The part of an RNA shown here (small-subunit ribosomal RNA, 5' domain) has 490 nucleotides and comes from an uncultured prokaryote. The coordinates come from a structure-prediction model, not an experiment, and the mean pLDDT is 87. It matches the Rfam family "Bacterial small subunit ribosomal RNA". The full RNA is in RNAcentral, with records from ENA.

Context: one part of a larger RNA
């Protein structure tokens, strides 16, 4: 966040699986760089243009979902960190010298149903690996001031060691780049005090437990992990165990304290079929990466293999209930790229549904022999009732035709929405009212029918022959594209 019941004319703006973290056919949802490198392919005589798979770099930890879990430093809030780490990004110093060996891809063979795989050869790189060289960096040996908070911190300075780097584009000038480093931005990580459930029919709990040594490990401090050692720590200021729950900002309600909530949007944590673990990486123990288990599900040639919609749509199911397998990258914004430009269910529209707010029409004037009809009657009239017909007009909304934006930013191109809003003319009262009450509390009353019957009910009651309570009609009261009803909260 509703649901149902009868209704249902447009329009904005917003909002839509709360229930099975049940299962999911199908399409999308993260690539991108050829200006990092060899090499294939098409077009040409050519120079060249373009497209590719393969190394390689950078993204893929960021954007989207869901709240299972968790009662914790998970979150809010205010402190530490002298115990940290940081890719890109910004600011400033200083480099960027000289080699080597291999692999995909290719090519030539071979297995195989699949998925995929084995052998030989041969090749490049901004892939990989040594040598040289080091302002600061690290590590080790001394001195000197300065500061704190005990372990410490920061200048200067001293002897030994340790560790870098790639180039591409351009004619070129030069742009982008690589390496060390200090500082900053932003992020992240650790640790405290302090707040926020419900339960004592849970009273005691704890062996890595609590604390010290020395060690490993980590970016970092610590029983975070090991060996010894001590026996300690926590608890009615409620441990421990059990329920229950993402936390907040906030909605919601109240004159306020307060109570309840925690859809949507923001900000944080958790989680990704269930469990478990590590690779890689600046960063993950990684939603559309891997290994292993396990259940399901598919595919098989029975040897073996292939998956994870809590992404966007959609399907089954479960329910009282929750949408289109639409467009677009034009706009904002991520990722690649030097750029063009590429990819982008984020994200802009569009589309369902009165699900909520709000705006707005369903006409206006005039019209009494108070027409017909209906219902009431004391049969004289009264009531719908100026209501309607006739008559004069008007043109919102719809419905035709013509014109038609803004959102584009930067002269020039670029707009999914959308030929839409918005303007103009035309025809035309023509397409647009319903819905629940009338016993009293509560605004509004009569008649038939029925006869403790069949109903009604929120509470008090109503109905057994004159029912303003049932079930029709006429009337009339409220509210109006809505109106009851049910549920939840205050």
């Nucleotide at each position: 966040g509703a649901a149902c019941g009868c209704u249902g004319g447009c329009g904005g703006c917003g909002u839509g699986c709360c229930u099975a973290a049940c299962a999911c056919a199908u399409g999308c949802a993260a690539g991108u760089c050829g200006a990092a490198c060899g090499g294939g392919g098409u077009a040409g005589c050519a120079a060249u243009a373009c497209c590719c798979a393969g190394u390689g770099g950078c993204g893929a930890a960021c954007g989207g979902g869901u709240g299972c879990g968790u009662a914790a430093c998970a979150c809010g809030u205010g402190a530490a960190g002298a115990a940290u780490u940081u890719g890109u990004c910004c600011a400033u110093c200083g480099g960027u010298g000289g080699g080597g060996g291999a692999u995909a891809g290719c090519c030539g063979g071979c297995c195989c149903a699949a998925c995929g795989g084995c052998c030989g050869g041969g090749u490049a790189a901004u892939a990989c690996c040594g040598c040289g060289u080091a302002c600061g960096a690290c590590c080790c040996u001394g001195g000197a001031g300065g500061g704190a908070c005990a372990u410490c911190c920061c200048u200067c300075u001293u002897u030994g060691g340790u560790g870098a780097a790639a180039g591409u584009c351009g004619c070129a000038a030069g742009a982008c780049g690589c390496c060390g480093a200090u500082g900053g931005a932003g992020a992240a990580c650790u640790u405290c005090g302090c707040g926020g459930c419900c339960u004592a029919u849970c009273a005691g709990c704890u062996a890595g437990u609590u604390g010290g040594c020395g060690g490993g490990g980590u970016a970092a401090a610590a029983g975070c992990c090991c060996a010894c050692c001590a026996a300690g720590g926590c608890a009615a200021c409620g441990a421990c165990g059990g329920g229950u729950a993402g936390c907040u900002g906030g909605u919601c309600u109240g004159a306020g304290a307060g109570g309840a909530c925690g859809a949507u949007c923001a900000g944080c944590c958790a989680c990704a079929c269930u469990g478990g673990g590590a690779c890689u990486g600046a960063g993950a123990c990684a939603c559309g990466g891997c290994c292993c288990a396990g259940a399901c599900u598919c595919c098989u040639a029975c040897g073996g293999g292939a998956g994870g919609c809590a992404g966007c749509a959609g399907u089954g199911g479960g329910g009282a209930a929750u949408c289109u397998u639409g467009c677009g990258c034009a706009a904002u914004g991520g990722g690649c790229g030097a750029a063009a430009g590429c990819c982008u269910g984020a994200c802009g529209c569009a589309g369902c549904g009165a699900c909520g707010c709000c705006g707005u029409g369903u006409g206006u004037g005039u019209g009494a022999u108070g027409a017909a009809g209906g219902c009431c009657c004391u049969c004289g009239g009264g009531u719908c009732g100026u209501a309607a017909a006739g008559c004069a007009c008007u043109g919102u909304c719809g419905g035709g035709a013509g014109a038609g934006a803004a959102g584009a930013a930067g002269a020039u191109c670029u707009g999914a929405c959308g030929g839409u809003a918005c303007c103009u003319c035309c025809a035309a009262a023509g397409g647009a009212a319903g819905c629940a009450c009338c016993g009293g509390c509560u605004a509004a009353c009569u008649c038939c029918g029925u006869g403790c019957c069949a109903g009604c009910a929120g509470c008090c009651g109503c109905g057994g022959u004159a029912a303003c309570a049932c079930g029709g009609a006429g009337g009339g009261u409220g509210c109006g594209a809505g109106c009851g009803u049910u549920g939840u909260u205050c």